[in-house]
RNA sequence: UUAAUUACAAUGCUUAAUUCCUAACAACCGUUAGGAAGCGGGGGAACCACGUUUUGGGGCGAAUCGGAAGUGCAGCAUAUACUUCAGUAGGGAACCAUCUAUCCCGAGUCCGUCAGCUAACCUCGUCAGCGCAGGAUGGGUCUAAUU
Numbered sequence: 001u002u003a004a005u006u007a008c009a010a011u012g013c014u015u016a017a018u019u020c021c022u023a024a025c026a027a028c029c030g031u032u033a034g035g036a037a038g039c040g041g042g043g044g045a046a047c048c049a050c051g052u053u054u055u056g057g058g059g060c061g062a063a064u065c066g067g068a069a070g071u072g073c074a075g076c077a078u079a080u081a082c083u084u085c086a087g088u089a090g091g092g093a094a095c096c097a098u099c100u101a102u103c104c105c106g107a108g109u110c111c112g113u114c115a116g117c118u119a120a121c122c123u124c125g126u127c128a129g130c131g132c133a134g135g136a137u138g139g140g141u142c143u144a145a146u147u
Base pairs, nucleotide, nucleotide: 003147004146005145006144007143012130013129014128018037019036020035021034022033023032024031025030038126039125040124041123042122043121048116056114057111058110059109060108065087067085068084069083070082071081090105091104092103093102095139096138097137098136099135100134
């Protein structure tokens, strides 16, 4: 150094949202302003597709779709709005993959009358919020010991 066997610590999650460089401040960590890489989104030909534009339309995202009950609105009803209950398309769960079990989410928001796909090209974001350890199969991995 290589191979085999044995033992065994550690490993973060959702999201595109991470890493590095320069300068200043600070003088542990970091903060601010720029830049780059990586990751992600939008616009945008031909060809193809769609004709369907107030019933406005479209984007990000897993986050769509209705049902029941209640409140409110103007006399009733309906539409719309809000609330609650149980569901649902779809989505997530810890070293990795698959199966299974269980649990959880199923929101919000942006553009502004306007956008299908789309090479070149143009452009934007890189936040925020958290704490899992079930079971089976296979794989991976630091270290140590033996041969």
The prediction has a mean pLDDT of 78. c-di-AMP riboswitch aptamer (ydaO/yuaA leader) from Paenibacillus thalictri, 147 nucleotides, folded computationally. Of the family's consensus pairs, 88% are formed in the model. Its Rfam family is "c-di-AMP riboswitch aptamer (ydaO/yuaA leader)". Rfam links the family to the GO terms regulation of gene expression and cyclic-di-AMP binding. The source organism's lineage runs through Bacteria, Bacilli, Caryophanales, Paenibacillaceae and Paenibacillus.